[in-house]
Context: one part of a larger RNA
RNA sequence: CCCUCGUGAAGGAACUAGGCAAAUUAACCCCGUAACUUCGGGAAAAGGGGUGCCCCUGUGGGUGUCAAAGCCUAUGGGGGCCGCAGAGAAAUGGCUCUAGCGACUGUUUACUAAAAACACAGCACCCUGCGAACUCGUAAGAGGAUGUAUAGGGUGUGACGCGUGCUCGGUGCCGGUAGGUUAAGGGGAAGGGUUAGCCUUCGGGUGAAGCUCAUAACCGAAGCCCCGGUAAACGGCGGCCGUAACUAUGACGGUCCUAAGGUAGCGAAGUUCCUUGUCGGGUAAGUUCCGACCUGCAUGAAUCGCGUAACGACUGGAGCACUGUCUCCACGAGGGACUCG
Numbered sequence: 001c002c003c004u005c006g007u008g009a010a011g012g013a014a015c016u017a018g019g020c021a022a023a024u025u026a027a028c029c030c031c032g033u034a035a036c037u038u039c040g041g042g043a044a045a046a047g048g049g050g051u052g053c054c055c056c057u058g059u060g061g062g063u064g065u066c067a068a069a070g071c072c073u074a075u076g077g078g079g080g081c082c083g084c085a086g087a088g089a090a091a092u093g094g095c096u097c098u099a100g101c102g103a104c105u106g107u108u109u110a111c112u113a114a115a116a117a118c119a120c121a122g123c124a125c126c127c128u129g130c131g132a133a134c135u136c137g138u139a140a141g142a143g144g145a146u147g148u149a150u151a152g153g154g155u156g157u158g159a160c161g162c163g164u165g166c167u168c169g170g171u172g173c174c175g176g177u178a179g180g181u182u183a184a185g186g187g188g189a190a191g192g193g194u195u196a197g198c199c200u201u202c203g204g205g206u207g208a209a210g211c212u213c214a215u216a217a218c219c220g221a222a223g224c225c226c227c228g229g230u231a232a233a234c235g236g237c238g239g240c241c242g243u244a245a246c247u248a249u250g251a252c253g254g255u256c257c258u259a260a261g262g263u264a265g266c267g268a269a270g271u272u273c274c275u276u277g278u279c280g281g282g283u284a285a286g287u288u289c290c291g292a293c294c295u296g297c298a299u300g301a302a303u304c305g306c307g308u309a310a311c312g313a314c315u316g317g318a319g320c321a322c323u324g325u326c327u328c329c330a331c332g333a334g335g336g337a338c339u340c341g
Stems, first nucleotide, its partner, number of pairs: 001336008010327002014325001019322001027051005036041001038159001052081012082086001094320007101312002106118002122157007134143003160307004165237003170234002172230005179225003185219002191213004197206003238256005265299001266296001277293005
């Protein structure tokens, strides 16, 4: 010096990214407990007091007896004794306030992540009439289910409370079918090849039937085009200019564009670039924190919005208590390293 422990003057988070680690707290009985609340909770809230031993005395229950005494047990009152200390050891919650996220108990990256991620009851939409939809399988068949729409499958959201606006132009899905487009197939007009025959200047020409090649009209579904519906389907939810008797602002007006121009809420947010925005609070001093404002670079309503008691090894901020985290280190115990043998 290292590891694991123990103790520490004064101070008490000044340490540090951060109270990380350590310390504090701790059992049982009694007293006493706030905001808030879904009336269950919050609660072991918080915060106090008591606890050993000896003597005396009472009460309840049990046992025992004829009745008592005695014995067992629970509990009350009075007096006294000792120590620094009576839950005398071990073991055994630190507490409070505040904000964010997620309602909750659960689940997860076996070996760096336990979380605000996943799940969850609840809500909504879509599909499915039963040989169901859907899934596995080439099939037979099986699951679904020995279930039957208060059932089953899929998707999203995620307790609860209050809510969930506008947009169907695009994409998807559902419905419609007059017209347009359209495959195989059907259909076969005209044409090509071949050649019996015929013609010939002997080079060739023409050419019926049959066979064959190629093929035009025309008839051909779904789909697409088209017509409607549908946003708790995928998604989307403007710009410029002017205007009130100080100024500023703009309820108001004009204009362009759009399918429609963001409603209620919330807002420098886990979203705010400029930014340590500005104001207020807390500190002697606060890029964090809390409350406001709104100029939302680039919030916003089941990719849910805003609240919310309870819950959390979650994340941020503050206070009390407590401490070797620190000022600033010291000593001790055990085990190493190291030196000598």
Predicted 3D model of a 341-nucleotide part of an RNA (large-subunit ribosomal RNA, domain IV) from a Planctomycetota bacterium.
NCBI's taxonomy places the organism under Bacteria, Pseudomonadati, Planctomycetota.